[in-house]
Molecule: c-di-GMP-I riboswitch aptamer
Organism: Brevibacillus sp. SYP-B805
């Protein structure tokens, strides 16, 4: 240095629920909380994969008030890294 995460040591992060805020939503921020995590650190158009669909497009239904509702599609900078992945990193060395 690489690999590995046994034995330790110092620590770190913080799931779900609940409360408040933002957002059309996915989700996110803060508080509580602690399920867990050896990268649960960083990276989301410019690796893959997944989620939502305001607006828009197409179709259908109701009404016959020209509006309302529903379904499908749509992210070439919406969202998720605690899905895989890439990059970086503390300690130790069975």
């Nucleotide at each position: 240095g690489a690999g590995c995460g046994a034995c330790a040591a110092a620590g770190g992060c913080a799931a779900a629920c609940c409360u408040g805020g933002c957002g059309a939503a996915a989700g996110u921020c803060a508080g509580c909380g602690g399920c867990g995590c050896a990268a649960a650190a960083c990276u989301a158009a410019a690796g893959g994969g997944g989620c939502u669909a305001c607006c828009g497009u197409a179709c259908c239904u109701u009404c016959a008030u020209c509006a309302a509702g529903g379904u499908a599609c749509c992210a070439c900078u919406g969202c998720c890294a605690g899905c895989c992945a890439g990059u970086u990193a503390c300690c130790g060395u069975a």